RNA sequence: UGGAACAUAGCUCAACGGUAGAGCGUGGACUUCCUCAGUCCAAGGUAGCAGGAUCAAUACCUGUUGUUCCAC
Numbered sequence: 001u002g003g004a005a006c007a008u009a010g011c012u013c014a015a016c017g018g019u020a021g022a023g024c025g026u027g028g029a030c031u032u033c034c035u036c037a038g039u040c041c042a043a044g045g046u047a048g049c050a051g052g053a054u055c056a057a058u059a060c061c062u063g064u065u066g067u068u069c070c071a072c
Base pairs, nucleotide, nucleotide: 001071002070003069004068005067006066007065010024011023012022013021018055026042027041028040029039030038048064049063050062051061052060
């Protein structure tokens, strides 16, 4: 310098262009003499950032930032 992949909840990751979810973790309740385990419930996201096309974007297009990998 060129190319590719990735960026979504605290962590690890999903999701045919049509209301963003799961597991773990966190908080509460039940259970127990207590703890662990178990059951139920809840909180937590404007999707790396900025534009564009679309009735509608996490998804498509452009630019840009960061990380990783490949080539030179």

The prediction has a mean pLDDT of 81. Transfer RNA from Paramecium pentaurelia, 72 nucleotides, folded computationally. Lineage of the source: Eukaryota > Sar > Ciliophora > Parameciidae > Paramecium. The RNAcentral record of the sequence draws on Rfam. Its Rfam family is "tRNA". It is annotated as a transfer RNA. RNAcentral records the identical sequence in 2 taxa.